Annotation: Small-subunit ribosomal RNA, 3' major domain from an uncultured rumen bacterium, 476 nucleotides, folded computationally. RNAcentral holds the full RNA, with entries from ENA and SILVA. The coordinates come from a structure-prediction model, not an experiment, and the mean pLDDT is 82.
[in-house]
Context: one part of a larger RNA
RNA sequence: UGACGGGGACCCGCACAAGCGGUGGAGCAUGUGGUUUAAUUCGAAGCAACGCGAAAAACCUUACCAAAUCUUGACAUCCCGAUGACCGCACAUGUAAAGUGUGUUCUCUUCGGAGCAUUGGAGACAGGUGGUGCAUGGUUGUCGUCAGCUCGUGUCGUGAGAUGUUGGGUUAAGUCCCGCAACGAGCGCAACCCUUGCCUUUAGUAGCUAGCAGUUCGGCUGAGCACUCUAGAGGGACUGCCAGGGAUAACCUGGAGGAAGGUGGGGAUGACGUCAAAUCAUCAUGCCCCUUAUGAUUUGGGCUACACACGUGCUACAAUGGCGUAAACAAAGAGAAGCGAAAUGGUGACAUUAAGCAAAUCUCAAAAAUAACGUCUCAGUUCGGAUUGCAGGCUGCAACUCGCCUGUAUGAAGUCGGAAUUGCUAGUAAUCGCGGAUCAGCAUGCCGCGGUGAAUACGUUCCCGGGCCUUGUACA
Numbered sequence: 001u002g003a004c005g006g007g008g009a010c011c012c013g014c015a016c017a018a019g020c021g022g023u024g025g026a027g028c029a030u031g032u033g034g035u036u037u038a039a040u041u042c043g044a045a046g047c048a049a050c051g052c053g054a055a056a057a058a059c060c061u062u063a064c065c066a067a068a069u070c071u072u073g074a075c076a077u078c079c080c081g082a083u084g085a086c087c088g089c090a091c092a093u094g095u096a097a098a099g100u101g102u103g104u105u106c107u108c109u110u111c112g113g114a115g116c117a118u119u120g121g122a123g124a125c126a127g128g129u130g131g132u133g134c135a136u137g138g139u140u141g142u143c144g145u146c147a148g149c150u151c152g153u154g155u156c157g158u159g160a161g162a163u164g165u166u167g168g169g170u171u172a173a174g175u176c177c178c179g180c181a182a183c184g185a186g187c188g189c190a191a192c193c194c195u196u197g198c199c200u201u202u203a204g205u206a207g208c209u210a211g212c213a214g215u216u217c218g219g220c221u222g223a224g225c226a227c228u229c230u231a232g233a234g235g236g237a238c239u240g241c242c243a244g245g246g247a248u249a250a251c252c253u254g255g256a257g258g259a260a261g262g263u264g265g266g267g268a269u270g271a272c273g274u275c276a277a278a279u280c281a282u283c284a285u286g287c288c289c290c291u292u293a294u295g296a297u298u299u300g301g302g303c304u305a306c307a308c309a310c311g312u313g314c315u316a317c318a319a320u321g322g323c324g325u326a327a328a329c330a331a332a333g334a335g336a337a338g339c340g341a342a343a344u345g346g347u348g349a350c351a352u353u354a355a356g357c358a359a360a361u362c363u364c365a366a367a368a369a370u371a372a373c374g375u376c377u378c379a380g381u382u383c384g385g386a387u388u389g390c391a392g393g394c395u396g397c398a399a400c401u402c403g404c405c406u407g408u409a410u411g412a413a414g415u416c417g418g419a420a421u422u423g424c425u426a427g428u429a430a431u432c433g434c435g436g437a438u439c440a441g442c443a444u445g446c447c448g449c450g451g452u453g454a455a456u457a458c459g460u461u462c463c464c465g466g467g468c469c470u471u472g473u474a475c476a
Stems, first nucleotide, its partner, number of pairs: 001476002003473003007470002010467004015460002019424005026315008034306002042053002064301007073125001077124002079121006088104006106115003127290002130288003136284002138279003141275001143273001148187006154163003167178003193267004198235007207225003212222003238261001241255005317417001321376005327370001333364003338357002343352003383414001388409007430452007
């Protein structure tokens, strides 16, 4: 100087407290451990691994296993030779499949050749998701969006170092004010960026419709651009104004006006560093290792196994509910090998035919909780839907291992969950549906969107984490 203390003082955070909802019990989904296996590919491991890499494992993917094949190779450059190919089509052969053979068939030209492609040969080499993340780059997590981390000059100290950065206030903040052997500066904080909330203005189609006219009663048509909306440009909030407190400061409390008030809400943004943290399997890369195999191709299997244990979720246990009937109100997205209206068939998944739309035009598209009416009447039930039988649909060469959906029948556990543990402070929690990426098909996951919409916070004694000052020293 740090680090540590079941030392002290001060401060903060859904840290506790006050509340609301969960997890832990059940069934299922999913990940992991373990076990099993020919293989169950590999990585991730307290917080910060475990719906994680994987924004899609039937084949492919795929790295694993078994079997069958290839050896200058599936991929690249170079040398020599040959051919005019390759693809496609046809035939033959062969198989589980990859494969093999034959036929058809280049371009430019100064006619020397050149280019492109295929194929044969020899080797230089290719290739490796093989090892080492404790050799590395790059990228990432984490403490933590915590308020810290440093430097120059000066001064003090023999020196390590100190000072500045401490002190008195204040702040979300090393934020600002005052003081001070310090005076300045940098990286962080804040602001600048995006979005949302109010207004003005410009513009008016594919958007909108107040008034006018027509109307098939549909903004449908004429018409209009007021309004909504869209998307450009501006304004607006700055403790600016008032009062009180404070040291006349910084600032704090209250008020006015205002759509918004003291960082308005949300996002992006992550200092010096810590964990030899993660990743050699995104990629790159040193060294080591393999080179008729640790490389490459194909078929089939596996990654989906199942006495069990854990994590994360979904669905429930019902009446604030289930079921039925007929009504209402979103936002944000996606669409051409696509979204697919309407019509017809089917109980239905869906099928047939097919309009429109590269989309403010058309389509996906029905929003659902909600409100109204009816029914059930507290039961393992008209709760709950696991599991299983049968019959179907869709995607796709192909759903046995191993997909999703429909109809019908079946109708398990479960009556609110021990110790313990977790999220959340407002348009939040809770609850309800909608969309997207991946994607042929497959979503209870992930990322977004809106609808309905609470309770509680006295406070900082205690638990956890963090910041600053100070004190002690088994430690560096």